Transfer RNA from an Actinomycetes bacterium, 75 nucleotides, folded computationally.
The RNAcentral record of the sequence draws on ENA.
Its Rfam family is "tRNA". The family's RNA type in Rfam is transfer RNA.
RNA sequence: GCGGGUGUAGUUCAGUGGUAGAAUGUCUCGUUGCCAACGAGAAGGUCGAGAGUUCAAAUCUCUUCACCCGCUCAA
Numbered sequence: 001g002c003g004g005g006u007g008u009a010g011u012u013c014a015g016u017g018g019u020a021g022a023a024u025g026u027c028u029c030g031u032u033g034c035c036a037a038c039g040a041g042a043a044g045g046u047c048g049a050g051a052g053u054u055c056a057a058a059u060c061u062c063u064u065c066a067c068c069c070g071c072u073c074a075a
Stems, first nucleotide, its partner, number of pairs: 001071007010024004018055001026042005048064005
């Protein structure tokens, strides 16, 4: 230099055009003498960044950043 993959809640991940979700963690309440466990509820997201296409973009296109993998060139 070229190609590919990954980036979404604190963490691990799903979601491939139509209201952003699960598990786990956190907080509150209930049950218990206490803890754990269990049950109920709540908070937590400009989907890595910017632009474009579209009535509508996490999703399609372009650029770019970070990380990972592979390939290649010169001395």
Annotation: The source organism's lineage runs through Bacteria, Bacillati, Actinomycetota and Actinomycetes. Its mean pLDDT, the model's own confidence on a scale to 100, is 80.